[in-house]
């Protein structure tokens, strides 16, 4: 340095659910709360799921990074 990830150290994030708020909606944000997470940090690039337009989707506009890949960045150091 790369790989890897421990009953390590010090820290971090926060599912469901509840409250408030924004949005037609999927959902977002804030507070509470912890199921989990070594990228559960960031990016909708590929696939996927979901929402609205409108009956339809191969169209248009969106949502999800805690669905799977990919890209960028990053703490610690036992085997």
């Nucleotide at each position: 340095c790369a790989u890897c990830g421990a009953c390590a150290a010090g820290g971090g994030c926060a599912a469901a659910c509840c409250c408030g708020u924004c949005g037609c909606g999927a959902g977002g944000c804030g507070g509470g709360g912890a199921c989990g997470c070594a990228a559960a940090g960031c990016c909708a690039c590929g696939g996927g799921a979901c929402u609205g337009g409108c009956u339809g989707g191969a169209c248009c506009a969106g949502u999800c990074a805690g669905c799977c890949g990919g890209g960028c960045u990053g703490c610690c150091g036992a085997a």

Notes
This is a predicted structure of a 79-nucleotide RNA (c-di-GMP-I riboswitch aptamer) from a Chloroflexota bacterium. It was read from a public genome assembly, where an Rfam model found it.